[in-house]
Context: one part of a larger RNA
């Protein structure tokens, strides 16, 4: 000199863009952060419409004065319709997104390769199929146990839930041949056999056929569209495993190792492998082993570079989710807001037993020199589900707070010498603050007030119209063009215009040398200063105050850290 996720002191006008728990991976009240699909399925609450048994009241009519009839009003059982809440079965998603850096010196990361040792839901292309049956279990009803969490028994029921059967283009296994390869082998072709699948839903159509029929029609078969389902092939993207090289400090760590090193066989995995096991051999490593520290990288800071330091925000990878362990489900987890066990802690309890996990967004306590709102919206972007409308989304987008950083703007401009008053200095002549002020003439950025501003960010969907494709079809569906319509949290914000008026907006540090900038007063080795040298003991340019000057400026200094 530059830099910072900074902090502290003094000061503080505005805007834009960034950025903000670095310490206790300490403990957490409260709310929200993962749902969605009725076009897979059964059942279906409140409210609504129709019906209106019945109950209560009642203008009035009539009366033998006991009553009878009763327009109308309120409540309302039952039945039907429409509707679809909450819950349930089932599917997909809860393995993404979001957080943190505790652990890890490691194939963890970076880079370059390998898999002839592998898997892959959704997506794209493509081939073939989608047949015929069965039995349950939730929800629901009944009964029971428990303080609760919840649980048990009996009964009914649906499905794209579950389980057999059929078929096998194919796939897998066994066998043969060929080609290729460094190779365990891979690829292609062929043959007998064995084994191996499925699920439907929702639109449209009009001949024919079947069933039901209240003769209006409804359902199925049939044709056709879309979304699915099953078995294959290819791809894309994703994941797993292996290897070369690189990736801290300490030798005051010199030896380490028994599943250890290798082999055979068996097991296990999607897959190779001591990954695991039995047996056999006695090997294997050497900056190993041990200790300390640390997430790694793209990058960032500095520097002319070489290098040094660093890894916050953003992006990629890894690891973790109260601590430790374990598996289940699944294409994918050994799973942040899933399950089980153990532990610590907190809470509820009827003392028998239960519940919980903010290293998600806010917020709270604690510790700390120190780090924000218990905000708005799904409008956009993206993600999940859905045919879609849409729903969800503390991802995200916004707003708020903090001079924490960077950038921009302003705090006025021009004229103005009796060089005013006043301050300070003075050799008492004057000098200086100083065109600075006053004063005159202007301007109107920002702030203030008023008005305009449904701006841009916007598609999807729906309606109309017009092409193309599919199709028996002028249905329907898919796909393109044009027109109309619908949707904004931010926000009456940005921006624009008008009004008034210099009005509301400057400080901080330094002035002995290094180092730009000097005098006076006070103090008297005191009080104090100080980065280094050093100042202060009666003329202190070094302390304190003042005037002046220098530097930077909404900041300026100090401290810490890096180069």
């Nucleotide at each position: 000199g530059a830099a910072c996720g900074a902090a502290c002191g003094c000061u503080g006008g505005c805007a834009g863009c960034g950025u903000g728990g670095a310490u206790u991976a300490g403990g957490c009240a409260u709310g929200c952060a993962a749902g969605u699909c009725g076009a897979a399925c059964g059942a279906g609450a409140g409210a609504c419409c129709a019906u209106g048994a019945g109950u209560u009241c009642a203008a009035g009519u009539u009366u033998u004065c006991g009553g009878a009839c009763g327009a109308g009003a309120a409540c309302g059982a039952u039945u039907g319709g429409a509707g679809g809440a909450a819950a349930g079965u089932g599917g997909c998603g809860g393995a993404a997104g979001g957080g943190u850096g505790a652990g890890u010196a490691a194939c963890g990361c970076g880079u370059g390769g390998g898999c002839a040792a592998u898997c892959u839901g959704c997506c794209u292309c493509u081939g073939a199929g989608u047949u015929g049956g069965g039995g349950a279990c939730a929800a629901c009803c009944c009964c029971g146990g428990g303080a609760a969490a919840c649980c048990g028994g009996g009964g009914c029921u649906a499905a794209u839930a579950c389980c057999g059967g059929a078929u096998g283009c194919g796939g897998u296994c066994c066998c043969c041949c060929a080609a290729u390869g460094c190779a365990u082998a891979u690829u292609g072709g062929g043959a007998c056999g064995a084994u191996u699948a499925a699920a439907g839903g929702u639109g449209g159509g009009g001949a024919u056929g079947a069933g039901c029929u209240u003769c209006g029609g409804c359902u199925c078969a049939c044709c056709u569209g879309c979304c699915g389902c099953u078995c294959g092939g290819a791809g894309a993207g994703g994941a797993g495993c292996c290897c070369g090289c690189g990736u801290g400090c300490c030798a005051u760590c010199a030896g380490c190792u028994u599943g250890u090193u290798g082999g055979u066989g068996a097991g296990g995995u999607a897959a190779c492998g001591g990954c695991c096991c039995a047996c056999c051999a006695a090997g294997g490593c050497u900056u190993a082993c041990g200790g300390c520290u640390a997430g790694c990288u793209g990058g960032u800071c500095u520097g002319a570079g070489a290098g040094g330091a660093u890894g916050g925000u953003c992006a990629g990878c890894c690891a973790c989710a109260c601590u430790g362990g374990g598996a289940c489900u699944g294409a994918g987890a050994c799973a942040c807001u899933g399950c089980c066990c153990a532990g610590a802690c907190u809470c509820c309890u009827a003392c028998g037993g239960g519940a919980g996990g903010c290293u998600g967004c806010a917020g709270u306590c604690g510790a700390g020199g120190a780090u924000c709102a218990u905000u708005g919206u799904c409008a956009a972007u993206g993600c999940g589900c859905g045919a879609a409308a849409g729903c969800g989304u503390g991802a995200a987008c916004a707003u708020g707070c903090g001079a924490c950083g960077c950038u921009g703007c302003g705090u006025g401009g021009a004229g103005g010498a009796u060089g005013a008053a006043g301050g300070c200095c003075u050799u008492c002549g004057g000098g200086u603050c100083g065109u600075a002020a006053a004063c005159u003439c202007c301007u109107g950025u920002c702030a203030u007030u008023c008005g305009g501003g449904a701006a841009a960010a916007a598609u999807u969907g729906c309606g109309g119209u017009u092409g193309g494709g599919u199709g028996a079809a002028u249905a329907g569906c898919c796909u393109g063009g044009c027109c109309g319509u619908u949707u904004g949290a931010u926000g009456g914000u940005a921006c624009c215009g008008a009004a008034a008026g210099a009005g509301g907006a400057a400080g901080c540090c330094a002035c002995g040398g290094c180092u730009a900038a000097c005098u006076c007063u006070g103090u008297g080795c005191c009080a104090g200063c100080a980065g280094c040298c050093g100042c202060g003991g009666u003329a202190a340019u070094a302390c304190a105050g003042a005037g002046g000057u220098g530097g930077c400026g909404a900041g300026c200094g100090u401290u810490g850290u890096u180069c």